A computed fold for a 71-nucleotide RNA from Loxodonta africana, annotated as transfer RNA. It matches the Rfam family "tRNA". The family's RNA type in Rfam is transfer RNA. Gene Ontology term of the family: triplet codon-amino acid adaptor activity. NCBI's taxonomy places the organism under Eukaryota, Gnathostomata, Eutheria, Elephantidae, Loxodonta.

RNA sequence: GCAGUGGUGGUUCAGUGGUAGAGUGCUCGCCUUCCAUGUGGGAGACCUGGGUUCAAUUCCCAGCCAGUGUG
Repeated sequence: GCAGUGGUGGUUCAGUGGUAGAGUGCUCGCCUUCCAUGUGGGAGACCUGGGUUCAAUUCCCAGCCAGUGUG
């Protein structure tokens, strides 16, 4: 340089054109003499910009970042 992959709560990952979910973590309760375990609730996210569409996290284009292959 070229090709292809990925970017989603603090973190690890799902997800699909129609209001985004799980594990773990954080936090508030319940239980317990206390802690741990268990259990119920809460906050917390679609890399950036444009395009298509009634509607885009999803489709398209460009960029940024990460990592793979190849020269």